[in-house]
This is a predicted structure of an 87-nucleotide RNA (Glycine riboswitch aptamer) from a Gammaproteobacteria bacterium. The sequence was found by an Rfam model in a public genome assembly. The prediction has a mean pLDDT of 82.
RNA sequence: ACGAUUCUAUCUGGAGACGUUUAAUUUUUUAGAGGCCGAAGGCGCAAUUGCUCAAAAACGCUCAGGCAAAAGGACGGAUAGAAUUUC
Numbered sequence: 001a002c003g004a005u006u007c008u009a010u011c012u013g014g015a016g017a018c019g020u021u022u023a024a025u026u027u028u029u030u031a032g033a034g035g036c037c038g039a040a041g042g043c044g045c046a047a048u049u050g051c052u053c054a055a056a057a058a059c060g061c062u063c064a065g066g067c068a069a070a071a072g073g074a075c076g077g078a079u080a081g082a083a084u085u086u087c
Base pairs, nucleotide, nucleotide: 001086003085004084005083006082007081008080009079010078011077012076013075018034020033021032022031023030024029035067036066037065041063042061043060044059048055049054050053
């Protein structure tokens, strides 16, 4: 130069899919029935990367999670701190 990467914290943006139906319950809610979603997590593989078998996505699966709102939410942005690094 206040360049780049990673981690942490705070704030912020953030999709999808029945607020279906049955029963119980004072309400909240709970337990089912069928239908659906993929962007917590998890599992499987492709390109690929290493070595004999592993790793691997926003791809696939839908175990988990979710299907009014709220909460959560991969990923992104801003700020601050720490570490590494480029010229």
The model forms 91% of the base pairs in the Rfam consensus. Its Rfam family is "Glycine riboswitch aptamer". Its family is annotated with glycine biosynthetic process in the Gene Ontology.